Small-subunit ribosomal RNA, central domain from an uncultured bacterium, 351 nucleotides, folded computationally.

[in-house]
Context: one part of a larger RNA
RNA sequence: UUGGGUGUAAAGGGUGCGUAGACGGUAUGUUAAGUCCGCUGUUAAAUUUCCCAGCCUAACUGGGAGUCAGCGGUGGAUACUGGUGUACUAGAGGAUGGAAGAGAGAAGUGGAAUUCCCGGAGUAGCGGUAAAAUGCGUAGAUCUCGGGAGGAACACCAAUGGCGAAAGCAGCUUCUUGGUCCAUUUCUGACGUUGAGGCACGAAAGCGUGGGGAGCAAACAGGAUUAGAUACCCUGGUAGUCCACGCUGUAAACGAUAAUCACUAGAUGUUGGUUUGACUUAGUCGGAUCAGUAUCGUAGCUAACGCGUUAAGUGAUUCACCUGGGGAUUACGGUCGCAAGACUAAAACUC
Numbered sequence: 001u002u003g004g005g006u007g008u009a010a011a012g013g014g015u016g017c018g019u020a021g022a023c024g025g026u027a028u029g030u031u032a033a034g035u036c037c038g039c040u041g042u043u044a045a046a047u048u049u050c051c052c053a054g055c056c057u058a059a060c061u062g063g064g065a066g067u068c069a070g071c072g073g074u075g076g077a078u079a080c081u082g083g084u085g086u087a088c089u090a091g092a093g094g095a096u097g098g099a100a101g102a103g104a105g106a107a108g109u110g111g112a113a114u115u116c117c118c119g120g121a122g123u124a125g126c127g128g129u130a131a132a133a134u135g136c137g138u139a140g141a142u143c144u145c146g147g148g149a150g151g152a153a154c155a156c157c158a159a160u161g162g163c164g165a166a167a168g169c170a171g172c173u174u175c176u177u178g179g180u181c182c183a184u185u186u187c188u189g190a191c192g193u194u195g196a197g198g199c200a201c202g203a204a205a206g207c208g209u210g211g212g213g214a215g216c217a218a219a220c221a222g223g224a225u226u227a228g229a230u231a232c233c234c235u236g237g238u239a240g241u242c243c244a245c246g247c248u249g250u251a252a253a254c255g256a257u258a259a260u261c262a263c264u265a266g267a268u269g270u271u272g273g274u275u276u277g278a279c280u281u282a283g284u285c286g287g288a289u290c291a292g293u294a295u296c297g298u299a300g301c302u303a304a305c306g307c308g309u310u311a312a313g314u315g316a317u318u319c320a321c322c323u324g325g326g327g328a329u330u331a332c333g334g335u336c337g338c339a340a341g342a343c344u345a346a347a348a349c350u351c
Base pairs, nucleotide, nucleotide: 003323004322005321006320007305008304012319014201015200016199017198021194022193023192025088026087027086028085029084030083031082033081034080035077036076037075038074039073040072041071042070043069049065050064051063052062053061054060091191092188093187094186095184096183097182098181099180103177104176105175106174107173108172109171110154115149116148117147118146119145120144125136126135162169163168206247207246208245209244210243211242215241216240220236221235222234223233258318259317260316261315262314263313266296267295268294269293270292271291272290273289274288275287276286277285278284279283300307301306324351325350326349333344334343335342336341
């Protein structure tokens, strides 16, 4: 390499958009590039295979026959693939009418709570722990009432509920805006799928500049614990956490399960539509159907666990990745980055 694989043994890219490429619905005409058939040229001879002959036989030598395959020419075939023309509507997209939603961005605004400040009232403790101490407090704390400041997060509703490509998204209101679902025989007419490179998005931490800073809290300090305690526990506490703009580009970025299409028993919930029936008709209880989301389970699959119409079943197309463990999410080189570092990625050696 072929092959075999990728939920957990090595292996699905963090996610999307999309270029080249690969693959691609139905009918019909044409072409004949691929494909198939015939003839022909060439691929020197020797060698190899078969038959025969010559040396006593073999090796060896000579004669004849023969195939495969490649490249070229020429004449045909036209099912399939390709090119091209015409048409279609089952894929895909648009239109119209409805529906749900923490989808995104911006602005405004609300209450509870923590902390701090001011004032009243009030007195000796408070806090913390397994127990303590550090700490706070007679310069009046904790507790309690009233007023104010500021920042961050949104209890209940709340749900194997919803939305989003993923990361992720939750007080309320307004503005701007993306996607999805359902119904309709209304339009276009294969416009599709996937996608190497590429571009965009991408938790937390981290970095740069400027703000902000209530609570929490790496580092740090102190008190404990302990043989020690650079920890676990306690009291404090700075970066950071928040905002704006820019960078970083990684996570157990997980469903550890790539995307799309088709097919293959059911049962029970739940979310959003459409439609229909009954009744005690502002409603309740069903039936059918489409799109999600969950639990169980048949066939089948699996090493087992388990998966099971949301497949890990049965098939098709495309991309990514794996090929014994360590060395090695490494070195060197290259690209990117302000840096931290990221991406790409070996070998010696060893078992």
Notes
Rfam family: Bacterial small subunit ribosomal RNA. Rfam links the family to the GO terms structural constituent of ribosome and ribosome. The prediction has a mean pLDDT of 88.